[in-house]
RNA sequence: UUGUUAUCACGAAAGGCAGAGGGAAUAGACCCGUUGAAGCCUUAGCAACCCUUUAUUUUUAAAGAAGGUGCUAAAUUCUACCCAAGUAAUUUGGGAAAGAUGACUC
Numbered sequence: 001u002u003g004u005u006a007u008c009a010c011g012a013a014a015g016g017c018a019g020a021g022g023g024a025a026u027a028g029a030c031c032c033g034u035u036g037a038a039g040c041c042u043u044a045g046c047a048a049c050c051c052u053u054u055a056u057u058u059u060u061a062a063a064g065a066a067g068g069u070g071c072u073a074a075a076u077u078c079u080a081c082c083c084a085a086g087u088a089a090u091u092u093g094g095g096a097a098a099g100a101u102g103a104c105u106c
Stems, first nucleotide, its partner, number of pairs: 003104006013043005021032003026080004044072003049068002051064005076098001081095005
């Protein structure tokens, strides 16, 4: 860096350094932040994608957590495009796109 595929309404924070921004990008909304943002480090935790074991047998289920990732405000914070339903208006549901993460792959 290309593509395929699965998942994305669950869950899980303290300390140190640092010092003003942050919530992916654009726009809008909303929210977090000097009672300390981003970033880095340590420790702890969550989850169960890879993984381990057992059963099943070619897939699925159960259990586990040593190791590789990931994650630890708010649904991927919400909306944007399409479809359906509805209101005087505010809306609701589904899908797409984009994105994040894993596994495999060019």